[in-house]
RNA sequence: AUGCAAGUCGUGCGGGCCGUGGGGAUUUACUCCAUGGUCAGCGGCGGACGGGUGAGUAACGCGUGGGUGACCUACCCGGAAGUGUGGGACAACUCGGGGAAACUCGGGCUAAUCCCGCAUGUGGUCGUAUCUUUUGGGGUACGAUCAAAGGGUUUAAGCCUGCUUCCGGAUGGGCCCGCGUCCCAUCAGCUGGUUGGUGGGGUAAAGGCCCACCAAGGCGACGACGGGUAGCCGGUCUGAGAGGAUGGCCGGCCACAGGGGCACUGAGACACGGGCCCCACUCCUACGGGAGGCAGCAGUUAGGAAUCGUCCGCAAUGGGCGCAAGCCUGACGGAGCGACGCCGCUUGGAGGAUGAAGCCCUUCGGGGUGUAAACUCCUGAACUGGGGGCGAAAUCCCUGAUGAGGGGUCUGACGGUACCCAGGUAAUAGCGCCGGCCAACUCCGUGCCAGCAGCCGCGGUAAUACGGAGGGCGCGAGCGUUACCCGGAUUUACUGGGCGUAAAGGGCGUGUAGGCGGUUUGGCGCGUCUGGCGUUAAAGACCGCGGCUCAACCGUGGGGGUGCGCUGGAUACGGCCAAGCUAGACGGCUGGAGGGGGUGGUGGAAUUCCCGGAGUAGCGGUGAAAUGCGCAGAUACCGGGAGGAACGCCGAUAGCGAAGGCAGCCACCUGGCCAGUUUGUGACGCUCAGACCCGAAAGCUGGGGGAGCGAACGGGAUUAGAUACCCCGGUAGUCCCAGCCCUAAACGAUGCUCACUAGGUGUCGGGGGGUUCCUCCCUCGGUGCCGAAGCUAACGCAUUAAGUGAGCCGCCUGGGGAGUACGGCCGCAAGGCUAAAACUCAAAGGAAUUGACGGGGACCCGCACAAGCGGUGGAGCAUGUGGUUUAAUUCGAUGCAAAGCGAAGAACCUUACCAGGCCUUGACAUGCCGGAAGUACCGAACCGAAAGGGGAGGGACCCGUAAAGUCGGGAGCCGGCACAGGUGGUGCAUGGCUGUCGUCAGCUCGUGCCGUGAGGUGUUGGGUUAAGUCCCGCAACGAGCGCAACCCCCGCCUCUAGUUGCCACCGGUUCGGCCGGGCACUCUAGAGGGACUGCCGGCGAUGAGCCGGAGGAAGGUGGGGAUGACGUCAAGUCAUCAUGCCCCUGAUGGCCUGGGCGACACACAUGCUACAAUGGCCGGGACAAUGGGUUGCGAACCCGCGAGGGGGAGCCAAUCCCAAAAACCCGGUCCCAGUUCGGAUCGCAGGCUGCAACUCGCCUGCGUGAAGCCGGAAUCGCUAGUAACCGCCGGUCAGCCACACGGCGGUGAAUACGUUCCCGGGUCUUGUACACACCGCCCGUCACGUCAUGGGAGCUGGCUCCACCCGAAGCCGGUGGCCCAACCCGCAAGGGAGGGAGCCGUCGAAGGUGGGGUCGGUGACUGG
Repeated sequence: AUGCAAGUCGUGCGGGCCGUGGGGAUUUACUCCAUGGUCAGCGGCGGACGGGUGAGUAACGCGUGGGUGACCUACCCGGAAGUGUGGGACAACUCGGGGAAACUCGGGCUAAUCCCGCAUGUGGUCGUAUCUUUUGGGGUACGAUCAAAGGGUUUAAGCCUGCUUCCGGAUGGGCCCGCGUCCCAUCAGCUGGUUGGUGGGGUAAAGGCCCACCAAGGCGACGACGGGUAGCCGGUCUGAGAGGAUGGCCGGCCACAGGGGCACUGAGACACGGGCCCCACUCCUACGGGAGGCAGCAGUUAGGAAUCGUCCGCAAUGGGCGCAAGCCUGACGGAGCGACGCCGCUUGGAGGAUGAAGCCCUUCGGGGUGUAAACUCCUGAACUGGGGGCGAAAUCCCUGAUGAGGGGUCUGACGGUACCCAGGUAAUAGCGCCGGCCAACUCCGUGCCAGCAGCCGCGGUAAUACGGAGGGCGCGAGCGUUACCCGGAUUUACUGGGCGUAAAGGGCGUGUAGGCGGUUUGGCGCGUCUGGCGUUAAAGACCGCGGCUCAACCGUGGGGGUGCGCUGGAUACGGCCAAGCUAGACGGCUGGAGGGGGUGGUGGAAUUCCCGGAGUAGCGGUGAAAUGCGCAGAUACCGGGAGGAACGCCGAUAGCGAAGGCAGCCACCUGGCCAGUUUGUGACGCUCAGACCCGAAAGCUGGGGGAGCGAACGGGAUUAGAUACCCCGGUAGUCCCAGCCCUAAACGAUGCUCACUAGGUGUCGGGGGGUUCCUCCCUCGGUGCCGAAGCUAACGCAUUAAGUGAGCCGCCUGGGGAGUACGGCCGCAAGGCUAAAACUCAAAGGAAUUGACGGGGACCCGCACAAGCGGUGGAGCAUGUGGUUUAAUUCGAUGCAAAGCGAAGAACCUUACCAGGCCUUGACAUGCCGGAAGUACCGAACCGAAAGGGGAGGGACCCGUAAAGUCGGGAGCCGGCACAGGUGGUGCAUGGCUGUCGUCAGCUCGUGCCGUGAGGUGUUGGGUUAAGUCCCGCAACGAGCGCAACCCCCGCCUCUAGUUGCCACCGGUUCGGCCGGGCACUCUAGAGGGACUGCCGGCGAUGAGCCGGAGGAAGGUGGGGAUGACGUCAAGUCAUCAUGCCCCUGAUGGCCUGGGCGACACACAUGCUACAAUGGCCGGGACAAUGGGUUGCGAACCCGCGAGGGGGAGCCAAUCCCAAAAACCCGGUCCCAGUUCGGAUCGCAGGCUGCAACUCGCCUGCGUGAAGCCGGAAUCGCUAGUAACCGCCGGUCAGCCACACGGCGGUGAAUACGUUCCCGGGUCUUGUACACACCGCCCGUCACGUCAUGGGAGCUGGCUCCACCCGAAGCCGGUGGCCCAACCCGCAAGGGAGGGAGCCGUCGAAGGUGGGGUCGGUGACUGG
C1' cells in the first nucleotide's frame, strides 16, 4: 500500500429496486392489497464503552484519607401520577442546474416515536410569607410556570413494549481539602487577574473561572520563581532488615490521538476510526479545486543490536442494537511464529574386559579416555490403526401464566486436538570454563609475535594464562556474552561512619532564625501510649485445600497489611498554660594579678650622618678574595650636634588577650579575668545557618617620614654555568595618619558549652589553716611535664582527653585534573569567596616494620690511608685481549672477581676453524633380519697430495658330534633395519665444580615474653677480644651453622731406628767416611714432650681481660698451611664431565691433504730486559734446598770456539746422573761515554728435535748494533726471614716460542706519628618519597604525535520570555433595511411576536517585527 476493527432497529416512518401471491379494468399500459428480499433516507439508541500509546505533565496529575448545605448521572431497579386535543416542516423521491472529482444549488410532493400550540398538573421549579434545619437541607400556604408518542398482538374490557412528570435507589462521575510524591541554590527573590472585597456573568456545581469597580495585597531558605528529568499507583527486582532501584505484562487513575486552536451535538466529549479553522506532510486533479490521519488487529517501510501472521472463530465470556430471531464485535476465545521466560519430558535401561581399536600422555614399565564402545537381553519418544471428550446450557420451542418449575430441539473456532486402547522403531547434544579469585592439567605449536584479559596480570624458546589436542570441571536443550538494577559497599553510615598525623574543625569573636534545655505544683491532652470501628479494591505475596497424570499455570478459603480517618481511654515523659524555687546564668560589695586595648608625653644605650679635635696608611670583607671606602686624610680614639627606628639586663619551662597578637618609662581613657562574701534577680541558659565585627605578613590609594635593614636592581666573587647561596652597594618597603585588602603550616594541624572518670611533680595569681625560723597542709583559677584505667590503625592522648556521656555548629567521602574553568558576589588593583566537568590513573595516602642508602652521627677493623721500600704507566721485546683484517684468523672468559685466563707446551697431530678431495650402519656401541664360501684376515701392480679407489696373489679361528668331510651355531665379512655420531643451541632449563663479598664476624632456630600485625626480644647495653672471644647486666633461657680448638709443615727437647746418611772415639788408607768399626752427633721419619696468661707485680668490678716481668727453643693465636657460616652477584662453565629440551642425519657426522688459530694502522693488560760504576767485563775461589730420571737421567774420557757430537760407566736411585747454584768473596779491567751500558733488529754460518722447522721451533758462533740516560696524568705490591735482590728445580713436553706457572733455598732491609681523609667491612643510632634497594627515586622546560577541555573576532541551532503588528475557526455581545412554516391579529393581502443570514466588536491559534534569557554545535588562534 491493502483488508478488517461500530453498528443496529421494518415491533417508530415514508420511499426506490427485485421477486412471489391476489385483486380492480378485456389485454398491454395503469393501479391497489398482502408478503419476502435488498438499498439508502427520516427517526431512535449506540459511536464518551471496548481497544491503543506514554508524547506532554513536578500538577490535587497520582496515592491515601476526607468534604460536597456547591453538583450531575442515559440505559437499569422501586414507588406515585399521567399518556387528551390540534397544527407544521424537512429528507428520501421527483424536476431542473453546476462540477474532472469531492460534492453541490434551486423548484416541487410526503410520513412518523421529527417539530410546535392548547388542555390537564400527581408533582417539579421560581417568587412572597412562615416553621424547621444550619452554607444553596427539609416542610407548609398562596401566586406564577412546566408534560407526553406511539408501536406490537390470537382485535382486546386486555396484555406486552414505549412515552411524560416527580420521589427514591443503584451505578458512574464533576469539584474542593489534609498529608505524601525526583535532581540543581553555580535558579534567591517571584507576582498585574497578581491577593482580597462588592456586584455581575458563566456552569450540573463552589471559585479571580470570566468581567466591572474598589483596596494593595499574595508567595519565598519548612526553598517561592527558574532550569533539568519524569506519566502516577497496586506492585516488581534486590536486601537480614532499614533501604535502594524500577513502573514491561495484568489491574486502578491520568494524559494523548499528525502539530496547534475551537466549539457543536449529547445524560455524558471539547470527542482515536465526528465537525470547523491554521500549520506541516502525503496523495488525487481537467490546476479551477479536493482527499487523508494504524499510539485499533494484521501488514509495509524507515531506523536499529533487536521484537511475530496481511491466521481461525463469534462455539464460549463480555459489549452495542433489537420484543425476538438475530446482526455487529481484530474486545475476546483459539491456534501460528520466536528456547524470549517459567515448568515438565526425551535422546534409553540392565549386563558387558585387568580393559578392543583409535586418540592422548609416558620415567617406555605403563597410564588415561573406560563399562565408555562393540556385543547380549529388556523397555518402546517418534510413528501407525481404532475409539474419542469436558468446555454447552441458556436464549428459543412446548407445558405452565410470556413468571417459578418441568420437558424438548439446535449450536464447537480450537479439532479428530487432548485423552484411552492396540501395534511399534534405540531413537538429537550442546555450550562455557580449567593461572589466583574459582571446581577442573597435561602435550604440542607459537616466541612481547600471533593473541588473551572482569581485577591482579599472562606471551621476549620447555606458557596448566595465547592457538590446537587429549583429559578434566560446570551446566545441559541449552550454554555463554553484552547492557542495566539491587547486593556484597557500615563505600552517604535512620538502623549503621568519620574529622591530632589517612579526606575532613570554619582564622577568631558577637549574635538572629533554628535546634536543645535546671527544679516543684496544678491544669490541658498537641506529641506519646492503648482499646474499638472504618478503610487499606481485585490481582500479586504468604498459609490450607482443590483442578489440569506432575509442575509451571489455575480455582477456592484463610491470615496479614508499617498508613490514614472516626471514636473511647491513659497522662509518666516531651509540649503548651498558670504559679513557685535556687544548685545553672547574671548582678552587688570587698580585694587582686597582668607585655590586654587606645591616646598623649618622656628616657637611655647603639647604628648612621654632620661639625670640631687628634692622628696615619690603610680600612673593610671572606673559606680565600675582590668589588667598595681611604693621602681631597678613611678606619681606630675623643668632644659636640642632627635624625629615625627598636627597646638590652629583668626575661622565664612566666603573664595577658577570642584569635591575629602584645614588652623602655609615666599619665589619662578603657575591655576582660580571678578570689572572697552568700547580698540581689529568678532559668534570664547552651550552641549558632545567614548577618556583623576583628583579623600576622606582604600588597594597594593619598599624605608624611626615612637612621638601620633591605625584595627589585648594580657590582665583586664562586661555578661548566650561578639570573643563587658569600661579599660591597642599594630602590620600593619596613615607621606614622587616613582608607582598602582578608590571606597563612591564621597549628595544639585538636570547634564551643556542660557533667563525670587514679595519681605524681613544677610553676603563675588569689584565699583559708598550722607554724610563725626555714616552711608545711587544704582550696579556687591558670600554665607545663610524667603517667593509671580507658581510647587509638599505630604514633600517641590521658581532669588543659584524642577517655565516658549530652547539646549545637562547621567539615569529609579514591588520586590527578583543581582550589582550576564557567557563573555569581566582593575588591582601585593584585586578587579573594563560592566551586565543577570532560579526560586520566590502580592507585594516592597514614602509622609502623625489616633492610639498603646518606657529601647524618657514634664506636671499631683491614697494606685502606699515612710512614717506608721496590715497581707499573715512557723504551725494546714476550704473552694475552680489544679492534681491524681474512676463505678461516675455531670457541669461551669482559670492572674489582676477563685479559702469561681455560692453554701444566697450536710446525702435522692437537683442532673444535677455512679451502679442496673423499665415506655413508658410518672412526665407535648394542640388537634384529637376510646373504655369501677360497669367508675373515694379509695384500703386490695401477690412479691419487693423502684419504680413498683397486684388487693379482696368499689365507685362517672357536663351539656342538668320537673324528674328518659335511652339517648347525658363533666370531669376522657383505647387504638391510633399528640406531650411531654432533666441541650444533640454550650456564636464563640443570647437576657437579669454581670465582667473589670474605677468614669478614657474622647468620639462625626452639620455647618463653612483647606487638592486632609485619616483626621485636635473645643478638641491644657496660667492658673486653683477632673473633657473637669472654665477663657483667638484662624477659629472656637455651641451642645450631660460623670463630677458636682438634689436622699438616716449620721452630726446642726426648724416645725408637741406623742404610744409601753421619764420623766423636779406635784401627787402616790410594787421604776421598775411602775401608773396618760405631750409631754419640748431624740427618732421616715415626712416636711423644713442650705453652696453659700456668707464676710474680700493676691496672681493672675482688670479673673477662690488659700492661710489665721471671723462666723458657718458643709466649699471650709462636710462624705458615689446610679449613670459607646463612647467603649475594639468574657471577663463570652445556668446549672437562654429566644432563632436560631443541636442532643436523649422503651431514651441523666421519676421513684426508694443505692452510688458519702465529695476520697488523692501532688500543689495553700482565711480564721480561734495560737505561748502568751498590755497575759491566775477565780470571780465581766458597756455600744450598726442593725436585726429576729406564723407549729415561746419562758420568769419566775424546772431538768441536760453541750449540753439540762420539762415548758409554753408574743409576729403577738418602747410593748413580741431571749438577754449574747465583748473588757473594779475592784479584784485574772499564772511567760516565748512548759507552766495554743496553741488547732489539737484520745478515751469514752452524747445531738439535722431529715424517716434516717456508708460512711457524729452540740453541750456537761471527757480524750488525735500534729504542732506551729512570719514565705525564694516574696506578700496584709489601709490616719480617716479609719487601727487595740472587740463582736452582719441576710439571706439560719429540722439540719449543717458559720472560709463563708451581715450588726451592741464598743474601736480607726500611717504616707504621696516627685514623682527619680515599677504598672495603662490622656494630649501634638517625632521616628516607629508596626496596631489581643511590648505578635508587624523581622534577620542570623543550621537540614530535594524540586525546579531552577552558578562552576566542564570530558563525549557527533548540527552548523560552516581553512588547507591538496581523488575526482563521468558533463561542459570546451588538446590529440585523435582507430572509423565515408553526403562535397572535386579519377573509385575504399583510402586520406583529420570535428566529436567522450578513455585517461590526471582545477574546483568540498560527504568522510577522523588535528586544531579552537559557542551553547546545562550530571557529583562525590560544591557555592549562